The part of an RNA shown here (small-subunit ribosomal RNA, central domain) has 341 nucleotides and comes from an uncultured Erysipelotrichaceae bacterium. It was read from a public genome assembly. The coordinates come from a structure-prediction model, not an experiment, and the mean pLDDT is 87. It matches the Rfam family "Bacterial small subunit ribosomal RNA".
Context: one part of a larger RNA
């Protein structure tokens, strides 16, 4: 490679946009590249492959034939391709209405927490399994009142919304993007995927400069212990917010790549439309065929089937080395092999 595969055995890229490439609806007509088909050339002998035959048989040897392909020149038009002039069922625009923690910026709100400043007020106050460090008579803890500063949004709140994913929650304005449904005006195959690119991408980190109230990687103490570079306790700095700018990883997980048709139902709930039965478009939960090694999955498929990407091919050395590209670094990405078993 072929072949089987990728929920958990080894395997869907973190997630989108989208070139080239690959596929691609329904109908008419035209060509005839591709495809069938017929004919002629060609296809060197030997040889193989078929079918006789001949040494006793076979090896071996001899006859006759055939094939694959390329030329050329005709013939057919199903079914891909081209081209012409068309359809509305994909797709998409325009109208009408709707939900929503979707994104930005920008103001405000209110409880807490801590810090200051004052009153009251005294002797403990915190912490623990049990202490002790610690903090208080220079008046702490509690407890009133005012003040300042950061950070998060209780109740609503959901098996619930939104969002391509990362992920998104007070409150109010602006500005931007998608998504449903209804209706059926309008384009007319504009579709689908998607190597390369390109762009988003938690949390740690990092660069500058800012902020810093809580909590807290390091670090100190004080405890446990045989020892405790921990777990528990007390302070604590980076950080954690912010604004730019890099990183580019994750159990980035439904461990299940995107589109698209088929395949039983019952139950909740979310959005719209409908008087009503219900419709459609979403989140669940039981389950019918079926599928699985089993668990399970089962109209949100792991069922039947198509298209087009990506990935795997014993364990371990290894996600290591080595180049290489990329990063300010830390590091990503890419990716062997000796050997061993």
């Nucleotide at each position: 490679u072929u072949g089987g595969g990728c929920g958990u055995a080894a395997a869907g890229a973190g997630g989108g946009a989208g070139c080239a490439g690959g596929c691609g609806g329904c109908a008419a007509g035209a060509u005839a590249a591709g495809u069938u088909u017929g004919a002629a050339g060609u296809g060197a002998a030997a040889g193989c492959g078929u079918g006789g035959g001949g040494c006793u048989c076979a090896a071996c040897c001899c006859c006759a034939u055939a094939c694959a392909g390329c030329u050329u020149c005709g013939a057919a038009a199903a079914c891909u391709g081209u081209c012409u002039a068309g359809c509305u069922a994909g797709a998409g625009u325009a109208c009408g209405a709707g939900a929503g923690a979707a994104g930005u910026g920008a103001a405000c709100g209110g409880a807490a927490c801590u810090c200051c400043a004052u009153g009251u007020g005294u002797a403990g106050c915190g912490g623990u399994g049990a202490a002790a460090u610690g903090c208080g008579u220079a008046g702490a803890u509690a407890u009133a009142u005012g003040g300042a500063a950061g950070a998060a949004c209780a109740c609503c709140a959901g098996u619930g919304g939104c969002g391509a994913a990362g992920g998104c929650g007070g409150u109010u304005c602006a500005c931007u993007a998608g998504c449903u449904c209804g209706a059926a005006a309008c384009u007319g195959a504009c579709g689908c995927u998607c190597a390369g690119u390109c762009c988003c991408g938690a949390a740690a980190g990092c660069g500058u400069g800012g902020g810093u109230a809580g909590c807290a990687a390091a670090u100190a103490g004080g405890a446990u212990u045989a020892g405790a570079u921990a777990c528990c306790c007390u302070a604590g700095u980076a950080g954690u917010c912010c604004a730019c700018g890099c990183u580019g990883u994750a159990a980035a997980c439904g461990a299940u790549g995107a589109g698209a048709a088929c395949u039983a139902a019952a139950u909740a709930u979310u959005g719209c439309c409908g008087c009503g039965a219900g419709g459609c478009a979403g989140u669940g939960u039981u389950g019918a065929a079926g599928c699985u090694a089993a668990c399970g999955c089962a109209u949100u498929a792991a069922g039947u089937u198509c298209u087009c990407c990506g990935c795997c091919u014993g364990g371990g050395g290894a996600g290591u080395a080595c180049g290489a590209u990329c990063g300010c670094a830390a590091g990503a990405u890419u990716g062997a092999a000796a050997c061993u078993u």